[in-house]
Molecule: transfer RNA
Organism: uncultured archaeon
RNA sequence: GCGAUCGUAGUUCAGUGGCAGAACGUGCGACUGUGGCUCGCAUAACGGGAGUUCGAUUCUCCCCGAUCGCCC
Numbered sequence: 001g002c003g004a005u006c007g008u009a010g011u012u013c014a015g016u017g018g019c020a021g022a023a024c025g026u027g028c029g030a031c032u033g034u035g036g037c038u039c040g041c042a043u044a045a046c047g048g049g050a051g052u053u054c055g056a057u058u059c060u061c062c063c064c065g066a067u068c069g070c071c072c
Base pairs, nucleotide, nucleotide: 001070002069003068004067005066006065007064010024011023012022013021018054025043026042027041028040029039030038047063048062049061050060051059
C1' cells in the first nucleotide's frame, strides 16, 4: 500500500428498519454474629460525520480505530 471482518453498558455478547436487551460487574437494601452465597431495586451504551427513509444500532458513503490476511 491492497483486501476482509468488526466497532452496542465498566467487561463479554445479543439485537439487521419501528420503545436498545442479557449475563457478569458496580452501588444500595434484605438475609447473616461478620463475610460469602442467595434475593430485590438501581446503575450505565449504539466510534464521529453525511445521505436514503415517515422512521436508522440496522441500509449507503466518508473519516477514525481494532483484528486478520496478502505485497514490499